[in-house]
RNA sequence: GGGGACGUAGCUCAGUUGGUCAGAGCAGGAUGCUUAUAUCAUCAAGGUCACAGGUUCAAUUCCUGUCGUCCCUA
Numbered sequence: 001g002g003g004g005a006c007g008u009a010g011c012u013c014a015g016u017u018g019g020u021c022a023g024a025g026c027a028g029g030a031u032g033c034u035u036a037u038a039u040c041a042u043c044a045a046g047g048u049c050a051c052a053g054g055u056u057c058a059a060u061u062c063c064u065g066u067c068g069u070c071c072c073u074a
Base pairs, nucleotide, nucleotide: 001073002072003071004070005069006068007067010026011025012024013023019057029043030042031041032040050066051065052064053063054062
């Protein structure tokens, strides 16, 4: 240089064949339980769906570009 995959919560990930509030587990927080801690139960919080643009009535999802990570190749 060429080709490909991926980017969603603090972490690991799901999510579609475009449409009803964007979710799970773990971590962290609160409460209950306990002498206390842990375990367990309950609750709440946490998101510019990498960034920008385009298509559409409507985009995490489709298209284009940029950035980042990884892989293959020379």
Predicted 3D model of a 74-nucleotide RNA (transfer RNA) from a Schleiferiaceae bacterium. Rfam family: tRNA. The sequence is in RNAcentral, with records from ENA. The prediction has a mean pLDDT of 81. NCBI's taxonomy places the organism under Bacteria, Pseudomonadati, Bacteroidota, Flavobacteriales, Schleiferiaceae.